RNA sequence: CCAGUCGGCUGGACGGCCGCGAGCGCAAGUCCCGAAAGGGCGCGUUCGAGGAAAGUCCGGGCUCCAUGCGGAUACGGCGGCGGGUAACGCCCGCCGAGAGUGAUCUUAGGGAUAGCGCCACAGAGAAUAGUCUGCCGCGCUUCUUCGGAAGCAGGCGAUGGUGAAACGGUGGAGUAAGAGCCCACCGCGCCGACCGUAAGGAAGGCGGCACGGCAAGCCCCGCCGGGAGCAAGACCGAAUAGGGAUGCUUGGAGUCUCGAACUCCAGCCCGCCGCAGGGCCGCAUCCGGGUAGGUCGCGAGAACCAUGCGGCGACGCAUGGUCCAGAGGAAUGGUCGUCCUCUCGCAAGAGAGACAGAACCCGGCUUACAGGCCGACUGGCAUU
Numbered sequence: 001c002c003a004g005u006c007g008g009c010u011g012g013a014c015g016g017c018c019g020c021g022a023g024c025g026c027a028a029g030u031c032c033c034g035a036a037a038g039g040g041c042g043c044g045u046u047c048g049a050g051g052a053a054a055g056u057c058c059g060g061g062c063u064c065c066a067u068g069c070g071g072a073u074a075c076g077g078c079g080g081c082g083g084g085u086a087a088c089g090c091c092c093g094c095c096g097a098g099a100g101u102g103a104u105c106u107u108a109g110g111g112a113u114a115g116c117g118c119c120a121c122a123g124a125g126a127a128u129a130g131u132c133u134g135c136c137g138c139g140c141u142u143c144u145u146c147g148g149a150a151g152c153a154g155g156c157g158a159u160g161g162u163g164a165a166a167c168g169g170u171g172g173a174g175u176a177a178g179a180g181c182c183c184a185c186c187g188c189g190c191c192g193a194c195c196g197u198a199a200g201g202a203a204g205g206c207g208g209c210a211c212g213g214c215a216a217g218c219c220c221c222g223c224c225g226g227g228a229g230c231a232a233g234a235c236c237g238a239a240u241a242g243g244g245a246u247g248c249u250u251g252g253a254g255u256c257u258c259g260a261a262c263u264c265c266a267g268c269c270c271g272c273c274g275c276a277g278g279g280c281c282g283c284a285u286c287c288g289g290g291u292a293g294g295u296c297g298c299g300a301g302a303a304c305c306a307u308g309c310g311g312c313g314a315c316g317c318a319u320g321g322u323c324c325a326g327a328g329g330a331a332u333g334g335u336c337g338u339c340c341u342c343u344c345g346c347a348a349g350a351g352a353g354a355c356a357g358a359a360c361c362c363g364g365c366u367u368a369c370a371g372g373c374c375g376a377c378u379g380g381c382a383u384u
Base pairs, nucleotide, nucleotide: 001380002379003378004377005376006375007374008373009372010371012339013338014337015336016335017334018333020048021047022046023045024044025043026042029041031040032039033038050355054366055365057364058363059362060361061360062229063228064227065226075225076224077223078222079221080094081093082092083091084090095109096107097106098105099104110220111219115218116217117214118213119212132160134156135155136154139152140151141150142149143148168186169185170184171183172182187209188207189206190205191204194201195200233296234295235294236293243287244286245285246284247283248282251265252264253263254262255261267280268279269278270277301323303322304321305320306319307318308317309316310315340353341352342351343350344349
């Protein structure tokens, strides 16, 4: 210098003017809205979106419901080992397997001798292996030119072919032909000194080879899980209609359990009249539940920053400092100037500024993202 791998940070800056939301302070009016509960109006001051506020996927806090305690079954989730954490399916470190020359990356990574099931197409055969193409025919029979030929019983998993996979591979010895039948190496299985907290690694020894694959099929093993969610929930609390208590009254009649409890007529209402049908049929005061509405829940916390210490790290501890949005679904902005970056332009200048916006809160994961900055490392080339 070229090519690449991994990790972290940032997410336009400053100022003027005008607004919006919240907290605090001051000031307050026989102010405004409301029946009330409660809310609002002035001035000053302070604060006011994110790394993802997003998806709402996982784990918690908090709240209510259920619940004597513990366990089991069902269902769901998780799954190498050790550690971190309030907890996790997250994170860190390590192990195994796979990919890459390498930095590094990927990994739903328990169990296939508990049992069941499945293995498409092709192929003879897909798990108690199997003669489709083939090889042989040592044995028996017949023929013979005595070289052998034909046939039968039978042997073989070596060749070819199919397949993701065919029951170890290569070479040799051996044989009628063959075959772990035997031998060497490789592979595989079992044991294993020693190393490691562990997963695991492993010198060496033994075994002729037995045990195909799939558990993101059922299943088995181990661990975890009660349900619903801030529309949780708590408090205050109209009008109307139900409920209760007390008191006072009653158009007529009746019934009874003697109470304004019921039934009938009359009356009133369903725009008016008639018919049909339906509804209402006391008043006042007080109490209680509850609806609309209002307030709280609601942000000083698993908080942030700095320094030191421990740890490879995730992270933890100590000390000091800071207060940092919170609502209605709605605020968190607009404009001007100077600069920054990019694009266009010879220039003057013009245009643009990523993804996106809290709603009970926190820890993660995932997804979106213009541009910029920093660090560690790998391979190649050149030079010294």
This is a predicted structure of a 384-nucleotide RNA (Bacterial RNase P class A) from an Alphaproteobacteria bacterium. Lineage of the source: Bacteria > Pseudomonadati > Pseudomonadota > Alphaproteobacteria. Its Rfam family is "Bacterial RNase P class A". From the family's description: Ribonuclease P (RNase P) is a ubiquitous endoribonuclease, found in archaea, bacteria and eukarya as well as chloroplasts and mitochondria. Gene Ontology terms of the family: dimeric ribonuclease P complex, ribonuclease P activity and tRNA processing. The coordinates come from a structure-prediction model, not an experiment, and the mean pLDDT is 79.